SAM riboswitch aptamer (S box leader) from Heyndrickxia ginsengihumi, 116 nucleotides, folded computationally. The RNAcentral record of the sequence draws on Rfam and Ribocentre. NCBI's taxonomy places the organism under Bacteria, Bacillati, Bacilli, Bacillaceae, Heyndrickxia.

RNA sequence: UUCUUAUCACGAGAGGUCGAGGGAAUGGCCCGAAGACGCCUCAGCAACCUUCAAUGUUUUGUAUUGAAAAGGUGCUAAUUCCAGCAAGCUAUUUUUAGUAGCUUGGAAGAUAAGAA
Numbered sequence: 001u002u003c004u005u006a007u008c009a010c011g012a013g014a015g016g017u018c019g020a021g022g023g024a025a026u027g028g029c030c031c032g033a034a035g036a037c038g039c040c041u042c043a044g045c046a047a048c049c050u051u052c053a054a055u056g057u058u059u060u061g062u063a064u065u066g067a068a069a070a071g072g073u074g075c076u077a078a079u080u081c082c083a084g085c086a087a088g089c090u091a092u093u094u095u096u097a098g099u100a101g102c103u104u105g106g107a108a109g110a111u112a113a114g115a116a
Stems, first nucleotide, its partner, number of pairs: 001116008013042005021031003026083003043076003047073003051067005080108001085105009
């Protein structure tokens, strides 16, 4: 870097430093000189892996639930901030269509584990 699988509606901030953009991209909408973002220090959260226990399977293994801990990564504005692409439902209008809302599935992204 690529691929596969799973999750993404909960949760979690202070100081110092820097000095202008940032929230992935597009369109919005937000954050930001009352200092954002980034970096350092401390603190915190608990998603996956790790540990333990139980259930299921019963050749093994995959799986599910719970607990502890914070070891490896990760995370600490807003649902992944919202939407786009497709389908469906509801309502409404100037009704062979438009508009608004909702649901579902994709696409893209983030994180973890495994493989190449």